[in-house]
RNA sequence: CUCUUAUAACGAGCGGUGGAGGGAAGUGCCCUACGAAGCCCGGCAACCGUCACAUACGUGAAAUGGUGCCAAUUCACUCAGAGCAAAAAGCUUUGACAGAUGAGAG
Numbered sequence: 001c002u003c004u005u006a007u008a009a010c011g012a013g014c015g016g017u018g019g020a021g022g023g024a025a026g027u028g029c030c031c032u033a034c035g036a037a038g039c040c041c042g043g044c045a046a047c048c049g050u051c052a053c054a055u056a057c058g059u060g061a062a063a064u065g066g067u068g069c070c071a072a073u074u075c076a077c078u079c080a081g082a083g084c085a086a087a088a089a090g091c092u093u094u095g096a097c098a099g100a101u102g103a104g105a106g
Stems, first nucleotide, its partner, number of pairs: 001106007013041001015040003021031003025078004042070003047066002050061004074098001079095006
């Protein structure tokens, strides 16, 4: 980097450091010197792993291991279908695409 598969409306600090950016992309809309990213500590969750039960699927527990995550639904929309609307704009909804993370494969 590519493929397969699962998940996403919940949850998580008035800490330290650091100094201007950040929210994947485009558009929008936001966050940010009442201090961004990054790093440390802290925390959340429980995908893998562990343990117990069951053993076809699975259910539960702990959190010491491997990850992940800690503004806003994956912040909204971006393509297609359906419904509302005379039409447009717009609203609702479903699916896809894209991205994210885990696990597996190449």
Molecule: SAM riboswitch aptamer (S box leader)
Organism: Sporosarcina sp. P13